A computed fold for a 362-nucleotide RNA from a soil metagenome, annotated as Bacterial RNase P class A. It matches the Rfam family "Bacterial RNase P class A". The family's RNA type in Rfam is ribozyme. The sequence is in RNAcentral, with records from MGnify.
[in-house]
């Protein structure tokens, strides 16, 4: 440095939640025997949080809604190859029907959270680590402080005075001027200094008043073409070109690919009461008064149906529901114990984490 693993241990007692079995109290029905349902209790056995259960950031299953086809908006992603739960599209074959689709096998293409290997770039002495890694030569925009100037820029110090112009001095003069020097103005420059994270290729030579890709050689870089290696990203080499095009897209934006929406409070099943519809009985006395008769009473009663509320159950689990359980005490031991608590499920990513163990490498 990389990968993997553990996340106090043992025992006793007590407690909590789920399941199974047995026993039992109460309620309901029944004449008993008993029956199922509801609600409690006891005993026995058994199961009972995590590596992240977290953040809810991605992908999927599942469920419902929508859907002829296309577009806008919006979102996600962005080097290559391979893998992956799966999704999508095309084709062959077979089957089905409501004749337009659906289902299944096989084959081809595309996508795919993430993973592995690699390429490229950066960091490190190395093992190795990091990278939202398409486009900055379409456009818009940004770059604190410092600095003259932050991008078709700029001149603070420095360098220069060739060209133009002014002044002074000197020399020459055919008296019109001419030449030289010094100082200024207008200027030139981007070599050197300085600022900065970053200042418009580097070195050398030529050139120049001083300079500069201004010119040349080499190097770096960019673009194009070709060759070789590789599945590919790409690498290496050769030739040509203009001499150079800076940074930021996790800024807007542009290009390409993909994406219908909502999430288990999804959704499904059963179904009191109330309201509704239909049928039947009923002042010729229904219903009710424990089964029948008499008797009493005196106005509604019974059945069925569809939707559907409360409610219950399913979805939902070898933890698992009531969003509520998964713990406590004692004893002994040790390295003295961190982050942290499931709520439909699965695959990932990220974040938090005391301490310890193993393997490999520098």
């Nucleotide at each position: 440095c990389a990968g993997g693993c553990c996340g106090g241990g043992u025992g006793a007692c007590c407690g909590c939640g789920g399941g199974u079995g047995c026993c039992u109290g109460c309620g309901u029905c029944g004449a008993u025997a008993g029956a199922u349902c509801g609600u409690g209790g006891g005993c026995a056995c058994u199961c009972g949080a995590g590596g992240a259960a977290a953040g809810u950031c991605c992908g999927g299953a599942c469920a419902c809604c929508a859907c002829a086809g296309g577009g806008c908006a919006g979102g996600a992603c962005g080097c290559u190859c391979g893998g992956c739960a799966g999704c999508u599209u095309c084709g062959u074959u077979g089957g089905g029907c409501a004749c337009g689709c659906c289902c299944a096998c096989c084959g081809g293409g595309g996508c795919c959270a993430c993973c592995g290997a690699g390429g490229c770039g950066g960091c490190g002495a190395a093992a190795g680590c990091c990278g939202a890694c398409g486009g900055a030569a379409a456009g818009u925009g940004g770059a604190a402080c410092a600095g003259a100037a932050a991008g078709g820029a700029g001149a603070c110090c420095g360098c220069c005075u060739a060209c133009g112009u002014c002044g002074c001095u000197c020399g020459c003069u055919u008296c019109g001027g001419c030449g030289a020097g010094c100082g200024g103005c207008c200027g030139g420059u981007a070599a050197g200094g300085g600022u900065g994270a970053a200042a418009c290729g580097g070195u050398g030579g030529g050139g120049u008043a001083a300079g500069a890709g201004c010119c040349c050689a080499c190097c770096a870089g960019c673009g194009g073409c070709c060759g070789u290696g590789g599945u590919g990203a790409c690498a290496c080499g050769g030739c040509c070109g203009g001499c150079u095009u800076g940074c930021c897209a996790a800024a807007c934006c542009c290009c390409g690919u993909c994406c219908g929406g909502u999430g288990c409070a999804a959704g499904g099943u059963g179904a009191a009461g109330c309201a509704g519809g239909c049928u039947c009985c009923u002042g010729u006395g229904a219903c009710g008064c424990g089964g029948c008769c008499c008797g009493c009473c005196g106005a509604g009663g019974a059945g069925c149906c569809g939707g559907g509320u409360a409610c219950a159950c399913c979805g939902c689990c070898a933890a698992g529901a009531g969003a509520g359980a998964u713990g406590g005490u004692c004893a002994c031991c040790c390295u003295c114990g961190a982050c942290a608590g499931a709520a439909u499920c699965c695959g990932g990513c990220u974040u938090a984490c005391a301490g310890g163990c193993c393997u490999g490498c520098u």